A computed fold for a 66-nucleotide RNA from Synergistaceae bacterium UBA5560, annotated as Fluoride riboswitch aptamer (crcB RNA motif). Its mean pLDDT, the model's own confidence on a scale to 100, is 76.
[in-house]
RNA sequence: GGACCGAUGGGCGAUGGCGUUCGCCCGGAAAUGCCGAUCCUCUCGGCUGAUGACGCCUGAUUUUUU
Numbered sequence: 001g002g003a004c005c006g007a008u009g010g011g012c013g014a015u016g017g018c019g020u021u022c023g024c025c026c027g028g029a030a031a032u033g034c035c036g037a038u039c040c041u042c043u044c045g046g047c048u049g050a051u052g053a054c055g056c057c058u059g060a061u062u063u064u065u066u
Stems, first nucleotide, its partner, number of pairs: 009026005016057006033047005
C1' cells in the first nucleotide's frame, strides 16, 4: 500500500425540521420525479409532491368562523 472477514459507525431516498420504520450505499457510492413534442439523446412545453412510508412542527396556498 492492497484484498478479504468481523465489529462499530456514517451517509442517501426530486423543496425545511424532528420522531418511528423500510430500502439502499461505503465514496469513482446510494440520490438527481412524471408526461408530451421535437430531437437522436440535445432542446422546448406541461403536471404532482415540503414524507421512501407514517405522525408532528414550520413555511406556502385555498375556504369558513371568531
The source organism's lineage runs through Bacteria, Thermotogati, Synergistota, Synergistales and Synergistaceae. It was read from a public genome assembly, where an Rfam model found it.